[in-house]
RNA sequence: GGGUCCAUAGCUCAGCUGGGAGAGCGCCUCGUUCGCAACGAGGAGGUCGGGGGUCCGAAUCCCCUUGGAUCCACCA
Numbered sequence: 001g002g003g004u005c006c007a008u009a010g011c012u013c014a015g016c017u018g019g020g021a022g023a024g025c026g027c028c029u030c031g032u033u034c035g036c037a038a039c040g041a042g043g044a045g046g047u048c049g050g051g052g053g054u055c056c057g058a059a060u061c062c063c064c065u066u067g068g069a070u071c072c073a074c075c076a
Stems, first nucleotide, its partner, number of pairs: 001072007010025004019056001027043005049065005
C1' cells in the first nucleotide's frame, strides 16, 4: 500500500429482503420478607463509530473517514 470482517443501551449481542431500534445481564422503583437473597410487576437508559449522498423513508444501499482484527504485497 491492497483485500475481507467488526463498531447498535453500562456489558455481551440480535436486528435476514430499506418502513415498529430490541433481547439477556446490570441499574432504579414497587410488592412479597423482621431484613437480605430469590421471585413477581413496572421503569429509565441509544442521535446504530463520524461526515456526506440516494430515497417518500437508511442501523441496513453508495462515497469519504476514524479505531480494531485478519490475510496478502512491498522494504530490509
This is a predicted structure of a 76-nucleotide RNA (transfer RNA) from an Erysipelotrichaceae bacterium.